[in-house]
Context: one part of a larger RNA
Molecule: small-subunit ribosomal RNA, central domain
Organism: uncultured bacterium
């Protein structure tokens, strides 16, 4: 390569939006480029196949067939893909109406708790540990009261709840912007799906300038334990933690399960709608959960949110180490990211 694979064995891109491209819905009518048929040319010989015949056989020579699955032209077929044209409304958009949420973004406000400050009370101890010490403290700590400041986080409520492409997001409110879903069937009419480059997004950690710094705590630094103890415990404690802007671009970015259709027994909780006077009882839509049938899986499990049946389309794998290393481009202010091998080895 063919073929088989991608929850867990090797293998889904961290999301998403979107170009080439591949792929597309019901229907009529025209075209014949794909497709099918029929003839006509060609498709050298040899060889290799088949069925004979010659050397005593074979090997090896020779005669025939057939193929040579293929190119071109040519006269028709008209399903089915394509092109053209014309209609459709269920996919997809859109419009109107009601709810709905920690969806984002920018700003104001609150308490609780924390450290620090200043005053009051008030006296020998606090603090920590398995047990200590370092620390702290008669220059009055620890413990309490009052006032003040200052940063960060927002206790119940609070849920296998909600929201959101992903990452993520929680006080309380106010302005802005976005999103699905529902119910109406008012409009367009296939506009559609997926999506190599591309471009934005993108936790924490980390870079750059400039602020901020209440807690917490890498690095440090003492006390310990230990044989040692560059640890795990204890007292401290800087970067970081937080804000502005700008970079950086990876995570067990996990559901370890790619998007998008359609299809398939049933039970059972929940969240928003919808119908309905109604709390009830049962329908319906879109989500979030448990248990299951049939299938499927190697088992575990999965099971209408599929890892079942099927179809489109990207993405990725091909023993273990060596390596996600090296060398080269790319991108970075730097760490460092991307893409990514061979020798050798078992």
């Nucleotide at each position: 390569u063919u073929g088989g694979g991608u929850u867990u064995a090797a293998a889904g891109g961290g999301u998403g939006c979107g170009u080439a491209g591949g792929u597309g819905g019901u229907u009529c009518g025209a075209u014949a480029a794909g497709u099918c048929a029929g003839c006509g040319g060609u498709g050298a010989a040899a060889u290799a196949c088949c069925g004979g015949a010659g050397c005593u056989u074979a090997a090896c020579u020779c005669c025939g067939g057939a193929a040579c699955u293929g190119c071109c032209g040519u006269u028709g077929a008209a399903a089915c893909u394509g092109u053209c044209g014309g209609a459709c409304u269920u996919g997809a958009g859109a419009g109107u109406g009601a709810a709905c949420g920690a969806g984002g973004u920018a700003g104001g406000c609150g308490g609780a708790a924390u450290u620090c400050g200043u005053a009051g009370u008030g006296u020998a101890g606090c603090g920590g540990u398995g047990a200590a010490a370092u620390g702290c403290a008669u220059a009055g700590a620890u413990a309490u009261u009052a006032c003040g400041a200052a940063g960060a986080a927002c206790c119940c409520c609070g849920a296998u709840a909600g929201c959101g492409c992903a990452g993520g997001c929680a006080g309380c409110u106010u302005a802005c912007c976005a999103g699905g879903c529902c119910a109406c069937u008012u409009c367009u009419g296939a506009c559609a799906c997926u999506g190599a480059a591309g471009c934005a997004c993108g936790a924490a950690a980390g870079u750059g300038u400039g602020g901020g710094u209440a807690u917490c705590a890498a690095a440090c630094a003492g006390g310990a334990u230990u044989a040692g103890a560059u640890a795990c415990c204890c007292u401290g404690g800087u970067a970081g933690u937080c804000c502005a802007c700008a970079c950086a671009g990876u995570a067990a970015a996990c559901g370890a399960u790619g998007a998008u259709u359609a299809c398939u027994c049933g039970c059972u909780g929940u969240u928003u709608g919808c119908g309905a006077u109604a709390u009830a009882c049962a329908g319906u839509a879109a989500g979030c959960g448990g248990c299951c049938a049939a299938g499927c899986g190697a088992a575990a499990g999965c099971g209408a949110u599929a890892a079942g049946u099927a179809a489109u389309c990207c993405a990725c794998c091909u023993g273990g180490g060596g390596a996600g290393u090296a060398c080269g481009c790319c991108g970075g202010c730097a760490a460092c990211g991307g893409u990514g091998a061979a020798a050798c080895u078992c």